A computed fold for a 73-nucleotide RNA from Thermosipho atlanticus DSM 15807, annotated as transfer RNA.
RNA sequence: GGGCUCGUAGCUCAGUUGGCAGAGCGUCCGGCUCAUAACCGGAUGGUCGGGGGUUCGAUUCCUCCCGAGCCCA
Numbered sequence: 001g002g003g004c005u006c007g008u009a010g011c012u013c014a015g016u017u018g019g020c021a022g023a024g025c026g027u028c029c030g031g032c033u034c035a036u037a038a039c040c041g042g043a044u045g046g047u048c049g050g051g052g053g054u055u056c057g058a059u060u061c062c063u064c065c066c067g068a069g070c071c072c073a
Base pairs, nucleotide, nucleotide: 001072002071003070004069005068006067007066010025011024012023013022019056026044027043028042029041030040031039049065050064051063052062053061
């Protein structure tokens, strides 16, 4: 330098052939208990890596950039 894959909540990850953004864990509050853990109930969660484009509408499609991994030279 070239090619491919990936980037979504504090963490691990789903998701969408374009139409309300989710789960588990975590954190906080409460219940239970003599107490702790476990368990139960409630709450808390996001510029969907960034810019631009297409579209009535983009996390999804196109393009450029940034970052991570793998391969080729």

It matches the Rfam family "tRNA". Rfam classes the family as a transfer RNA.
The sequence is in RNAcentral, with records from Rfam.
Model confidence (mean pLDDT): 82 of 100.
The organism belongs to Thermosipho atlanticus, within Bacteria.